[in-house]
Predicted 3D model of a 79-nucleotide RNA (c-di-GMP-I riboswitch aptamer) from a Methylococcales bacterium. Its mean pLDDT, the model's own confidence on a scale to 100, is 81. NCBI's taxonomy places the organism under Bacteria, Pseudomonadati, Pseudomonadota, Gammaproteobacteria, Methylococcales. It was read from a public genome assembly, where an Rfam model found it.

C1' cells in the first nucleotide's frame, strides 16, 4: 500500500422512570433520563408475547418487536 480484526478514537441509538398528548386498551407521539447495544439500521415474512371483542381452549381485529429465527442494507480503521 493491500486486507482482516478489536478492548481505541469519533459519533449513533436509547431501557426502565417522570411530564404532557391521543387511544376503549396493549401502546404511539414530543421533551427529560440513561439500562444497555456493533447492526437496538429496515421489514413485520415464522414462531413467541401483550390488548379488545366474540361465536371462547378458537377466531377476527389491534399492538410491540431492545425474546428467539428469517430477508435488505450499512459506518470508523488507532494498535
Nucleotide at each position: 500500500u493491500a486486507c482482516a480484526u478489536u478492548u481505541a478514537a469519533a459519533g449513533c441509538c436509547a431501557a426502565a422512570c417522570c411530564u404532557a398528548u391521543c387511544g376503549u386498551a396493549a401502546g404511539c407521539u414530543a421533551g427529560g433520563g440513561g439500562c444497555g447495544g456493533a447492526a437496538a439500521g429496515u421489514u413485520a415474512c415464522g414462531a413467541a408475547u401483550c390488548c379488545a371483542a366474540a361465536g371462547u381452549g378458537u377466531u377476527u381485529g389491534g399492538a410491540a418487536a431492545g425474546u428467539c429465527g428469517a430477508a435488505c442494507u450499512g459506518c470508523c480503521g488507532a494498535g